RNA sequence: GCCCCCGUAGUUCAACGGAUAGAACGAUGGUUUCCGGUACCAUUGAUGUGGGUUCGAUUCCCGCCGGGGGUG
Repeated sequence: GCCCCCGUAGUUCAACGGAUAGAACGAUGGUUUCCGGUACCAUUGAUGUGGGUUCGAUUCCCGCCGGGGGUG
């Protein structure tokens, strides 16, 4: 250089093109306890970026950025 895959909460992962983007763990607060832990309840927080297609884009298309793999 060329080809392929990936990019979503702090982390690991979901989401036939359509309803308020969910789950677990984490963090914070509360109940419980002498304290801590466990348990239960509540809260918290995300679609890499710029365009395009579409009535509607996390999803499809293109460029860029970042990561991984293959190859001369």
Model confidence (mean pLDDT): 80 of 100. Transfer RNA from a Flavobacteriales bacterium, 72 nucleotides, folded computationally. Rfam family: tRNA. Rfam describes the family as follows. Transfer RNA (tRNA) molecules are approximately 80 nucleotides in length. Rfam classes the family as a transfer RNA. RNAcentral holds the sequence, with entries from ENA.